[in-house]
RNA sequence: GAUGAACAAAGGCAACUCCGCCGAAAGGCGGAAGACGCAAAGCCACCGGUCUAAACCGCACCUGCAAAGGACGGCAUGACAGCGGGGUUACUCAU
Numbered sequence: 001g002a003u004g005a006a007c008a009a010a011g012g013c014a015a016c017u018c019c020g021c022c023g024a025a026a027g028g029c030g031g032a033a034g035a036c037g038c039a040a041a042g043c044c045a046c047c048g049g050u051c052u053a054a055a056c057c058g059c060a061c062c063u064g065c066a067a068a069g070g071a072c073g074g075c076a077u078g079a080c081a082g083c084g085g086g087g088u089u090a091c092u093c094a095u
Base pairs, nucleotide, nucleotide: 002095003094004093005092012038013037017032018031019030020029021028022027036082042088043087044086046085047084048083049080050079051078056074057073058072061070062069063068
């Protein structure tokens, strides 16, 4: 340096739940408790996928004189790195 994760050790992360804050939501951040799991469950939305739909668009339904609002449908510019691929950095051990 490359490849790998069977064993060992030192450590690391933390699903679910509750509370607070941010957010339209998905979700995120912090705290408590906790241990579903993880050899990159460190980091990056580049590709696929998934979630959400505020704004916007549509609309034959509802309210309304109308404007508008609601319902419904579409949509990422919002998210997920603990869905897969890819990129990038790294501890230990083995070869």
This is a predicted structure of a 95-nucleotide RNA (c-di-GMP-I riboswitch aptamer). The sequence was found by an Rfam model in a public genome assembly. The prediction has a mean pLDDT of 87. Rfam family: c-di-GMP-I riboswitch aptamer. A reference for the family is Sudarsan et al. (2008), "Riboswitches in Eubacteria Sense the Second Messenger Cyclic Di-GMP", Science.